[in-house]
Molecule: transfer RNA
Organism: Pseudomonadota bacterium
RNA sequence: GCCCCUGUAGUUUAAUGGAUAAAGCGCCAGGUUGCGGACCUGGAGAUUGCAGGUUCGAUUCCUGCCAGGGGCA
Numbered sequence: 001g002c003c004c005c006u007g008u009a010g011u012u013u014a015a016u017g018g019a020u021a022a023a024g025c026g027c028c029a030g031g032u033u034g035c036g037g038a039c040c041u042g043g044a045g046a047u048u049g050c051a052g053g054u055u056c057g058a059u060u061c062c063u064g065c066c067a068g069g070g071g072c073a
Base pairs, nucleotide, nucleotide: 001072002071003070004069005068006067007066010025011024012023013022018056027043028042029041030040031039049065050064051063052062053061
């Protein structure tokens, strides 16, 4: 330098172009407990890497960047 893959909540993953982006763990509150842990209930938390484009509508399709990983030279 060229090619391929990945990027969504603190973290690990969902979401075949269509309602307010879903869940596990974690966090907060309550219940339970002699106190904790475990368990149960509820809650907060995401401008979906960035910027454009296509579309009535984009996490999803296209382009360019950025970051990480892999291959070739």